[in-house]
RNA sequence: AGUGAAGGUAGAGGUGCGGGAAUCAAGAGUAAUGGCCUGGAGAAGAGUGAGCUUCCGGGAAGGGUCAUGAAAGGGAUUAUCCGCCGAAGCAGUGAAGGACUCAUCACCUUCUUUGCUGGUCCUGUAUUGAAUAAAUGCCGGAUUGUCAGGGUACAUAACCCUGGAGAGCUAUCUCACAU
Numbered sequence: 001a002g003u004g005a006a007g008g009u010a011g012a013g014g015u016g017c018g019g020g021a022a023u024c025a026a027g028a029g030u031a032a033u034g035g036c037c038u039g040g041a042g043a044a045g046a047g048u049g050a051g052c053u054u055c056c057g058g059g060a061a062g063g064g065u066c067a068u069g070a071a072a073g074g075g076a077u078u079a080u081c082c083g084c085c086g087a088a089g090c091a092g093u094g095a096a097g098g099a100c101u102c103a104u105c106a107c108c109u110u111c112u113u114u115g116c117u118g119g120u121c122c123u124g125u126a127u128u129g130a131a132u133a134a135a136u137g138c139c140g141g142a143u144u145g146u147c148a149g150g151g152u153a154c155a156u157a158a159c160c161c162u163g164g165a166g167a168g169c170u171a172u173c174u175c176a177c178a179u
Base pairs, nucleotide, nucleotide: 002177003176004175005174007173008172009171010170011169014085016084017083018082019081020080021078022077023076024075032068033067034066035065036064037063038062042055043054044053045052047104048103049102050101051100088117089116090115091114092113094111095110096109097108098107118144119143120142121141122140124138125137126136127135128134146164147163148162149161150160151159152158
């Protein structure tokens, strides 16, 4: 007094991230089931097409009314539990499974792989959604941590401006090279 290795280990950011449990609100007096009235030939199995199965003039779909009456995804709270700091999220490729079969397209779950995003919050907008909740994408803004460059101050600390990205930053260890 260094360089390289996406090397090993341990950490930091804070309204920090994700998962589970319990409770609560909303979903909703909705879907669904049954009765009555109307209606008069179709209806269901995720959309479409084909097939298959089931129901139906002993009355299908639809509509009205009465009675009973949910759930999922998502959300909030907790002096609750667990895993963590690419925590995690989003988008795309490939594969498997789900839903009667095939085709197409879309949806859900899991695995693999590529790319983007340091974190949090807010406005607008688009999508999903029952929703004005919430999530995600994009533009913009604020704030915060970290590193680099510059400035002020100064024995230091601290403060300000600009910029970058987590394959980062801090500490430490190993190997190789170099001094």
About this RNA:
Lysine riboswitch aptamer from Neobacillus terrae, 179 nucleotides, folded computationally. It matches the Rfam family "Lysine riboswitch aptamer". Gene Ontology term of the family: lysine biosynthetic process. It was read from a public genome assembly, where an Rfam model found it. Of the family's consensus pairs, 98% are formed in the model.